[in-house]
Context: one part of a larger RNA
RNA sequence: UUGGGCUUAAAGUGUCCGUAGCCGGUAUAGUAAGUUCCUGGUUAAAUCGGAUAGCUUAACUAUCUGUUGGCUAGGAAUACUGCUAUACUAGGGGGCGGGAGAGGUCUGAGGUACUCCAGGGGUAGGGGUGAAAUCCUAUAAUCCUUGGGGGACCACCAGUGGCGAUGGCGUCAGACUGGAACGCGCUCGACGGUGAGGGACGAAAGCCAGGGGAGCGAACCGGAUUAGAUACCCGGGUAGUCCUGGCUGUAAACGAUGCGUGCUAGGUGUUGGUAUGGCCUUGAGCCGUAUCAGUGCCGUAGGGAAACCGAUAAGCGCGCCGCCUGGGGAGUACGGUCGCAAGACUGAAACUU
Numbered sequence: 001u002u003g004g005g006c007u008u009a010a011a012g013u014g015u016c017c018g019u020a021g022c023c024g025g026u027a028u029a030g031u032a033a034g035u036u037c038c039u040g041g042u043u044a045a046a047u048c049g050g051a052u053a054g055c056u057u058a059a060c061u062a063u064c065u066g067u068u069g070g071c072u073a074g075g076a077a078u079a080c081u082g083c084u085a086u087a088c089u090a091g092g093g094g095g096c097g098g099g100a101g102a103g104g105u106c107u108g109a110g111g112u113a114c115u116c117c118a119g120g121g122g123u124a125g126g127g128g129u130g131a132a133a134u135c136c137u138a139u140a141a142u143c144c145u146u147g148g149g150g151g152a153c154c155a156c157c158a159g160u161g162g163c164g165a166u167g168g169c170g171u172c173a174g175a176c177u178g179g180a181a182c183g184c185g186c187u188c189g190a191c192g193g194u195g196a197g198g199g200a201c202g203a204a205a206g207c208c209a210g211g212g213g214a215g216c217g218a219a220c221c222g223g224a225u226u227a228g229a230u231a232c233c234c235g236g237g238u239a240g241u242c243c244u245g246g247c248u249g250u251a252a253a254c255g256a257u258g259c260g261u262g263c264u265a266g267g268u269g270u271u272g273g274u275a276u277g278g279c280c281u282u283g284a285g286c287c288g289u290a291u292c293a294g295u296g297c298c299g300u301a302g303g304g305a306a307a308c309c310g311a312u313a314a315g316c317g318c319g320c321c322g323c324c325u326g327g328g329g330a331g332u333a334c335g336g337u338c339g340c341a342a343g344a345c346u347g348a349a350a351c352u353u
Base pairs, nucleotide, nucleotide: 004324005323006322007307008306012321014201015200016199017198021194022193023192025088026087027086028085029084030083031082033081034080035077036076037075038074039073040072041071042070043069048066049065050064051063052062053061054060091191092188093187094186095184096183097182103177104176105175106174107173108172109171110154111153114150115149116148117147118146119145120144121143125136126135162169163168206247207246208245209244210243211242215241216240220236221235222234223233258320259319260318261317262316263315266298267297268296269295270294271293272292273291274290275289276288277287278286279285302309303308326353327352328351335346336345337344338343
């Protein structure tokens, strides 16, 4: 529990798709269900409102009268909503055109570094730190050089640059494939918005099976430091990190800001498109203007407790969904559903303050 709110005080589902529901553009005609008006019936009495009367007054009692509302029948109205029919193009979809992009999946190729192995050269140290030690090394290390193997990664370009619904995506080439922006105004003609349930996707870690294992590295073992040192520093090092298939379904999954749509001063960067002007070395060139779409900064009105937000709103409206209601107990217990497990989702109360 009327309400008021959700960037930071409690509160926006991690994201998208979509069922029911809710909401829905412009015009005309019909209908009259919702809606409005009129009339009749009914809505027991007491109660309630008004008037009058009776107890000396009041409370109380009696008589008369009555609003509003509900249900129902008939009649009328037609602005709005609904329904039916027809039409439209400003929402939405499709088509065509030339561009942008680390969007996705698969296949192939490459690059430096690292590490291991082998050959050659070379000799006593190397490594590490605040300083050391553990450690490696006369079975020849470190270092230089040649060849080979291996796995992971992709410097510079690189940019509050780009793409993607979120998570996320960065060497090069190819194949397949998704989406968005701009322009035309060709086409369909409201086909739309949101979305309880539901479905799909979803970093890292973790789990199952099979591979792989260079570097890094939870756990673990040493060396130091220290009063101690289950750490920070150093030497090692297993799982893991990588690949394929399956599971898990969570994050400060953040813009801590749900989605859609309309309206409301400007200024200045930048990315993509379109139109156009100038220059020209004619280049996929350079400089400018306008506009559409994105992405940043500043800022007016306005908002805000303030910080700040400010056409990418946290301003002014509308539609739909989710969520909050003092702190702790507690995201716990119990039950249920899911999961191999870890656990996830749902989610209290006593008590306390």
Source information
Small-subunit ribosomal RNA, central domain from a metagenome, 353 nucleotides, folded computationally. Its Rfam family is "Bacterial small subunit ribosomal RNA". The RNAcentral record of the full RNA draws on SILVA.